Predicted 3D model of a 114-nucleotide RNA (FMN riboswitch aptamer (RFN element)). The sequence was found by an Rfam model in a public genome assembly.
[in-house]
């Protein structure tokens, strides 16, 4: 260094300030956030997980253009845009709950085998 079969650990962020009302973190102006694995570094490319449906098989499942750098970027730089499960409640990506829970995946440890 390669492969195997095992114990472990570890694995989700965000409404501060305002209107309006009896009430709203849920509306409305503004703010804020962005799992994993690939690929030139991606929340909107390709997969994947969570979630929902179903009695099983199994299905379903958000969103981006333009420009510039470059050997290469829908990922980097500058513009301007969009998107976000259920369940509660004055209609929620942000609050409160199913969650001390599951889980793509990371990693450590020691072994065997080459």
């Nucleotide at each position: 260094g390669a492969a195997g079969a095992a114990a472990c650990u570890c694995a989700g962020g965000g409404c501060u300030g305002g209107g309006u009302g009896u009430g709203a973190u849920u509306c409305c102006c503004g703010a804020c956030c962005g799992g994993c694995g690939g690929u030139a570094a991606a929340c909107c490319c390709c997969g994947c997980g969570a979630g929902g449906c179903g009695a099983a098989a199994g299905c379903c499942u958000g969103a981006a253009c333009c420009g510039g750098u470059g050997a290469a970027a829908u990922u980097c730089c500058g513009g301007u845009g969009g998107c976000g499960a259920c369940a509660g409640u004055a209609c929620a990506g942000u609050c409160u709950g199913g969650a001390u829970g599951g889980a793509a995946g990371a990693g450590u440890u020691a072994u065997u085998u080459u």